This is a predicted structure of a 364-nucleotide RNA (Bacterial RNase P class A) from Magnetovirga frankeli. A source record names the gene rnpB. RNAcentral holds the sequence, with entries from ENA and Rfam.
RNA sequence: GGAGUCGGCCAGGCGGUCGCUGCCGGCAACGGCGGAGGAAAGUCCGGGCAGCAUAGGGCAAGACGCCAGGUAACCCCUGGGGGGCGCGAGCCUACGGAAAGUGCCACAGAAAAUAUACCGCCCCUCACCUAGUCACUAGGUGAGGGGUAAGGGUGAAAUGGUGCGGUAAGAGCGCACCGCGCAACCGGCAACGGUUGUGGCAGGGUAAACCCCGUCCGCUGCAAGACCAAAUAGGGGAAUGAGCAGCUCGCUGCGACCUGCGGCCCGCAGGAUUCCCGGGUAGGUUGCUUGAGGCCUGUGGUGACGCAGGUCCCAGAUGAAUGACCGUCCACGACAGAACCCGGCUUAUCGGCCGACUCCACCC
Numbered sequence: 001g002g003a004g005u006c007g008g009c010c011a012g013g014c015g016g017u018c019g020c021u022g023c024c025g026g027c028a029a030c031g032g033c034g035g036a037g038g039a040a041a042g043u044c045c046g047g048g049c050a051g052c053a054u055a056g057g058g059c060a061a062g063a064c065g066c067c068a069g070g071u072a073a074c075c076c077c078u079g080g081g082g083g084g085c086g087c088g089a090g091c092c093u094a095c096g097g098a099a100a101g102u103g104c105c106a107c108a109g110a111a112a113a114u115a116u117a118c119c120g121c122c123c124c125u126c127a128c129c130u131a132g133u134c135a136c137u138a139g140g141u142g143a144g145g146g147g148u149a150a151g152g153g154u155g156a157a158a159u160g161g162u163g164c165g166g167u168a169a170g171a172g173c174g175c176a177c178c179g180c181g182c183a184a185c186c187g188g189c190a191a192c193g194g195u196u197g198u199g200g201c202a203g204g205g206u207a208a209a210c211c212c213c214g215u216c217c218g219c220u221g222c223a224a225g226a227c228c229a230a231a232u233a234g235g236g237g238a239a240u241g242a243g244c245a246g247c248u249c250g251c252u253g254c255g256a257c258c259u260g261c262g263g264c265c266c267g268c269a270g271g272a273u274u275c276c277c278g279g280g281u282a283g284g285u286u287g288c289u290u291g292a293g294g295c296c297u298g299u300g301g302u303g304a305c306g307c308a309g310g311u312c313c314c315a316g317a318u319g320a321a322u323g324a325c326c327g328u329c330c331a332c333g334a335c336a337g338a339a340c341c342c343g344g345c346u347u348a349u350c351g352g353c354c355g356a357c358u359c360c361a362c363c364c
Base pairs, nucleotide, nucleotide: 001360002359003358004357005356006355007354008353009352010351012329013328014327015326016325017324018323020035021034022033023032024031025030037335041346042345044344045343046342047341048340049221050220051219052218062216063215064214065213066080067079068078069077070076081095082093083092084091085090096212097211101210102209103206104205105204118152119151120148121147122146123145124144125143126142127141128140129139130138131137132136160178161177162176163175164174165173179201180199181198182197183196184195185194186193187192225286226285227284228283235277236276237275238274239273240272243254244253245252246251247250257271258270259269260268261267293312294311295310296309297308298307299306300305330333
C1' cells in the first nucleotide's frame, strides 16, 4: 500500500418565529419543564400483568432436541465439543434414534434392498473349423451348464476404501494402512478426545416423511380488567281517580283505575300515570408508565451475567401530540412514527467514525 474478518458507536448541528401535547405555577392572560427509535416495524418466540378456568393426574395438539452455564423465562445469549467451508482472521450448523415398525428413493440402470447380473472375466461339456503326427494337444467360433462381482456402463447414492498376496477367474479369502464396531485405560463436570487391544466388518440413504424417545406447555389478551354513570327503550317492585265510615281533624279502615277473556263473580292477561331499585349503552375516570429501569464506579467470572455503592427520572396521547417556516454551517442527512410493559429474534437502513485481528506485496 492492497484485499479481508469480527465487534462497537453516531443517525444532520446551531439560532429564531409560529403552533401541537402532558405536567407544574397562576383567578386569568400567560410562564416554566418534558415530548419517538435503533429498529418505535414484523407480531415470530419468552415473561410480567389481568380476566376466566382449574382436586390431582393423563391423552391429544404444538414447539424444542450435542454438552455445560447465564436468565424472571426463552425457539434467546455465553463458553465448549462434533461436522462442513476458508491459506487465514473467521463463518455456517434442525447436531437424539435408520438394528421398534411403516413409507419413499424421479430418470437412468441388471439391480434402489428378502437382493440381483447387461457388457465382461473364468471353468466344464458338446459341435464345427484351423495347425501339428492317428490317439491327443493348442488356438478360434457357436450352443448349453456353472463360478464371479475385478473391470466397463447407470445414477445424487450400488452392499467399506487403497495396495499386496491369493485364485481357474474372483472375492475381507488372507495381510498392512485408513475407516467402522466393541472393550479397557487416560484426560475432561460433560458433550467428547487420545492411546492400546480386539472383531474381517454388521442389514445403502431419507425422521424440517410418518413414527419412537426425552423436555416444555391451561385458555384468552390493555378493545385484558376495575370504577363512576345520562337521555331513550326495556326488566323488577310499589302506589293510584271518584266515594263511604270512624275519630284524637289529618290520619285510619273499606273501596269498582282502564281494556280483553260472549253477560256477571272469582281468576288470568294486557295497558296508563307517578315513584323507587338493579343491569347495560353513550360519556368519563383508571389500568398508564418507577421499571427484571438508565448511567457511573468498584468487584467476582474466559464470557453471557451476577453482586455492592452512588446518581438520575427520561413521551404517555385516545381522532390520538412530537410539526411548519426562515437563517446559517457541514460530511448534504437513510430506514422509518410510541399506543400496557419488559427480554430476545428477524427484517429495513444515506453516509461516517472507532477498536481488535488475518492474508498478500514492497521498503528499512